[in-house]
Context: one part of a larger RNA
RNA sequence: UGACGGGGGCCCGCACAAGCGGUGGAGUAUGUGGUUUAAUUCGAUGCAACGCGAAGAACCUUACCUACCCUUGACAUCCCCGGAAUCCUGCAGAGAUGCGGGAGUGCCUUCGGGAACCGGGUGACAGGUGCUGCAUGGCUGUCGUCAGCUCGUGUCGUGAGAUGUUGGGUUAAGUCCCGUAACGAGCGCAACCCCUAUACUUAGUUACUAACGUGUUAUGGCGAGGACUCUAAGUAGACUGCCGGUGCUAAACCGGAGGAAGGUGGGGACGACGUCAAGUCAUCAUGGCCCUUAUGGGUAGGGCUACACACGUGCUACAAUGGGGCGUACAGAGGGAAGCGAAGCCGUGAGGUGGAGCGGAUCCCACAAAGCGUCUCGUAGUCCGGAUUGGAGUCUGAAACUCGACUCCAUGAAGUCGGAAUCGCUAGUAAUCGCAAAUCGGCAUGUUGCGGUGAAUACGUUCCCGGGCCUUGUACA
Repeated sequence: UGACGGGGGCCCGCACAAGCGGUGGAGUAUGUGGUUUAAUUCGAUGCAACGCGAAGAACCUUACCUACCCUUGACAUCCCCGGAAUCCUGCAGAGAUGCGGGAGUGCCUUCGGGAACCGGGUGACAGGUGCUGCAUGGCUGUCGUCAGCUCGUGUCGUGAGAUGUUGGGUUAAGUCCCGUAACGAGCGCAACCCCUAUACUUAGUUACUAACGUGUUAUGGCGAGGACUCUAAGUAGACUGCCGGUGCUAAACCGGAGGAAGGUGGGGACGACGUCAAGUCAUCAUGGCCCUUAUGGGUAGGGCUACACACGUGCUACAAUGGGGCGUACAGAGGGAAGCGAAGCCGUGAGGUGGAGCGGAUCCCACAAAGCGUCUCGUAGUCCGGAUUGGAGUCUGAAACUCGACUCCAUGAAGUCGGAAUCGCUAGUAAUCGCAAAUCGGCAUGUUGCGGUGAAUACGUUCCCGGGCCUUGUACA
């Protein structure tokens, strides 16, 4: 100087407390451990691994296993020889591949040949998701959006170092003020950026419809309008600016006015010096090592989907604030051409048919659902719950046996609110309800977004956890 303390002081955080809803019990989805297996590819492992890499394993993917094959190789550059390329087709085979048959000659040319492509050959070389993340770059997690981390000059100290950065206030903040052997400065904080909340200006189609006209059973449907909504560009607006009080005449805090918004308005992007030899050699790049008729390459099938069990994360429930039937209302944000696919018709349904319109403020996906009205069920393993299983189908795709999703009929398991323990959340939040998108041929209870309805509670900081500053002790560095 740091680190540590079941030392002290001050302060903060859904850290506790106060509340609301969960997990832990059930069924199931998914990930992991373990076990099994020819293989169940690899990585991630306290917080910070475990619906994680994977934004989508039937083949492919795929790295694993088995079998069958190749050896200058699936891919790159160079050299030699032959043929343009390409297309059709027979036999064997699981296919890779092997053995054949036929069609067909193009472009440039100094007629030597050349360009692209295909086949054969030689060796230089290719190739490796093989090892080392403890050799590395890059990227990322975490402490932590915590308020810290440093430097120059000066001063003090023999020196390590100190000072500044400590102190008194204050703040979300090393934020600002005052004091001060320090005076300044840098990286962080904040602001500058984006979205959102208000208004104005400009613009007015595909959006909008107040007035006028017109038409319809009805609809901005049409003429028209530029008011309103909205769209998308610009501008204004919030700064403790104003008033009162407290404070040191400070910084600031408390209350108030005005205002759409008030003291960082709400949200996002943004992550200092560093820590964890944290993670990644399997995104990529890369040193070293290793393989080179194989640890490289091709193909078919299988596996990654196994199952006594254990854990994590979800979904659905156990019901009446509910289940079911009928009727009826209101979003936002997205996507669409090898695409989205309307109306109509067929089917109980998944879906089929159909093909209008739309590269889309126009058309489509697309009926939002919870809600509201009404009827029924009456506390029951039930008209709760839907696992499981049988049968019959639909769709995608060469192909749904291993191993897809969905539909209909039948079946109707566990489950009556969950031990010890444990998680999230402070407001348009929790809870609850649906919608969309990426990936994608198909496959969503996952993920990322979007809106609808919309709470309760916070006395307080003694305690648990994590963190910041000062101080103290130390057989620690």